Background:
This is a predicted structure of a 72-nucleotide RNA (transfer RNA) from a Patescibacteria group bacterium. The coordinates come from a structure-prediction model, not an experiment, and the mean pLDDT is 84. NCBI's taxonomy places the organism under Bacteria, Bacteria candidate phyla. Rfam family: tRNA. Its family is annotated with triplet codon-amino acid adaptor activity in the Gene Ontology.
Formats: sequence, structure tokens, C1' cells
RNA sequence: GGGUACGUAGCUCAGCGGUAGAGCAGGCGUCUUAUAAGCGCCCGGUCCCUGGUUCGAAUCCAGGCGUACCCA
Repeated sequence: GGGUACGUAGCUCAGCGGUAGAGCAGGCGUCUUAUAAGCGCCCGGUCCCUGGUUCGAAUCCAGGCGUACCCA
């Protein structure tokens, strides 16, 4: 230098163009003699950035940035 994949909550990841979710973590409650586990609720996001397409974009397109791998 060229190619491929990925970038979404604190972490690990889902998410056919139509209100962004789960598990874990954190907080509160319940249960227990108590702790843990279990159960219920709550909290938590400029969906990497900038443009474009569209009535509507996390999703499609283009260009950047970052990470991993492959080729040279």
C1' cells in the first nucleotide's frame, strides 16, 4: 500500500428501513436468624464520526477514524 471482518449501555453481545434490547455489573425492595442464591422493580445509550438515499436509517450508500486478521 491492497483486501476482509468488526465498532450498539460500565462489560459480553442481540437487533428484516418503522418507539434501541438481553445477560452480567450497579441501586432499591422481597425472601432468610444472617449472608449468598432466587424473585420483582429501577438505573444506564449523541448506536465511532461526517455526509448521502428515504416519509422514516443502528440497519442501505460514500468518505473518514479505530481494532483484528490476510496479502504484498